[in-house]
Lysine riboswitch aptamer from uncultured Faecousia sp., 160 nucleotides, folded computationally.
């Protein structure tokens, strides 16, 4: 150096599935109000009404449950900086949201909290801290396999 391994409600992926999203967005009749109105903000143009309510149709993505199978143990997650494709009329400027990769940090796991964000949501997810648990190793003590302290996956066992 190289192979194989371990940590469990372990980690992602993709297909099916079942609830939510939601009687929401949308569309259709009919009533009223608005026109210097409306389409993310300015401008130039382009388009065509726009809100509000009764009444009639009425989804979907995102996230989530379940399960099957797939790849794995920095599995994989998140934060920056820039960059590549996009979305909401068309070009500029901005400015919001996805999305793909490199790259830089930073997490050993999962759980269960308080606060903060995202989100329709009390789901969930994600980030500071916190708690008690667990693997792992180092030291140290004995009651001999237990306790205490303490560090981190660029790590730990195992064979070559």
């Nucleotide at each position: 150096g190289a192979u194989a391994g371990a940590g469990g409600c372990g980690c992602g992926g993709u297909g099916c599935u079942c609830a939510u999203c939601a009687g929401u967005a949308c569309c259709c009749c009919g009533u009223g109000g608005c026109a210097a109105g409306g389409c993310c903000g300015g401008g130039u143009g382009g388009c065509c009404g726009u809100c509000a309510c009764u009444g009639g149709g009425g989804a979907a993505a995102g996230g989530g449950u379940g399960u099957a199978c797939c790849g794995c143990c920095g599995a994989a997650g998140c934060u920056g900086c820039a960059a590549u494709g996009g979305a909401g009329c068309a070009c500029c400027c901005g400015g919001u949201c996805c999305u793909u990769g490199u790259c830089u940090g930073c997490u050993g796991g999962g759980c269960c909290g308080u606060c903060a964000g995202a989100g329709a949501a009390c789901a969930u997810c994600u980030g500071c801290c916190g708690g008690a648990c667990u693997g792992u190793c180092a030291c140290a003590a004995a009651a001999c396999u237990u306790u205490g302290u303490g560090g981190a996956g660029c790590g730990c066992u195992a064979u070559c």
Model confidence (mean pLDDT): 80 of 100.